[in-house]
RNA sequence: AAACGGCAAACCCGUCGAAAGACGGGGACGCAAAGCCACAGGGCUAACGCAGGGUCGCAGACCCCGCCACGCCGGUUGGGCUACCGAA
Repeated sequence: AAACGGCAAACCCGUCGAAAGACGGGGACGCAAAGCCACAGGGCUAACGCAGGGUCGCAGACCCCGCCACGCCGGUUGGGCUACCGAA
């Protein structure tokens, strides 16, 4: 190089979730680790919590806003682990 094969972006449907997002089905833009691990960087969300403000019928309820990951993203970079076929 070639072959047997593998995975599956966007989008659509369903389920879960506060969200980010995940999972299942369909679908293929791509992928030689687009297999596994949130360890470092980066990114996303902000329920809970903390702080501030507002409305009302004010022991309270509701709304707005800031911060925050213990929630996520590996199809974001690095690192770790593992691995199929294979001509010259």